RNA sequence: GCCCCAGUGGCGCAACUGGCAGCGCAGGCGAUUUGUAAUCGCCAGGUUAGCGGGUUCGAGUCCCCUCUGGGGCU
Numbered sequence: 001g002c003c004c005c006a007g008u009g010g011c012g013c014a015a016c017u018g019g020c021a022g023c024g025c026a027g028g029c030g031a032u033u034u035g036u037a038a039u040c041g042c043c044a045g046g047u048u049a050g051c052g053g054g055u056u057c058g059a060g061u062c063c064c065c066u067c068u069g070g071g072g073c074u
Stems, first nucleotide, its partner, number of pairs: 001073007010025004019057001027043005049066002052064003
């Protein structure tokens, strides 16, 4: 330099053919317990890498550019 894959709450991942952004862990509160752990319930937490652009009625998803990480080739 070229090619491929990935980037979504603090962390690990979903989101079907473009149509309400969800799950688990972690966190907070409560229930249970003599108490703790475990278990159960509820709550909060996201400009979906970019204060880049495009397509579309509508973009996490499609196209272009840039950035970051991983792999491969030379």